Source information:
Transfer RNA from a Candidatus Pacearchaeota archaeon, 71 nucleotides, folded computationally. RNAcentral holds the sequence, with entries from ENA. NCBI's taxonomy places the organism under Archaea, Nanobdellati, Candidatus Pacearchaeota. Model confidence (mean pLDDT): 83 of 100.
[in-house]
RNA sequence: GCGGUAGUAGUCCAUUGGUAAGACGCCAGGCUGUGGCCCUGGAGAACCGGGUUCGAUUCCCGGCUACCGCC
Numbered sequence: 001g002c003g004g005u006a007g008u009a010g011u012c013c014a015u016u017g018g019u020a021a022g023a024c025g026c027c028a029g030g031c032u033g034u035g036g037c038c039c040u041g042g043a044g045a046a047c048c049g050g051g052u053u054c055g056a057u058u059c060c061c062g063g064c065u066a067c068c069g070c071c
Stems, first nucleotide, its partner, number of pairs: 001070007010024003018054001026042005047063005
């Protein structure tokens, strides 16, 4: 330099065009003599910019980052 894959919450991971799911963690309450386990509830996320569309995490273009391959 070229090609490919990926980027979603603090971490991991779903969602192939219609209000973004779940697990761990975090907060509050319950339980307990205290803590842990357990139960209930809650907060928290689409890498950035543009385009298409009534509507974009999803499709298209560019950029950035990471990984893999080739040279």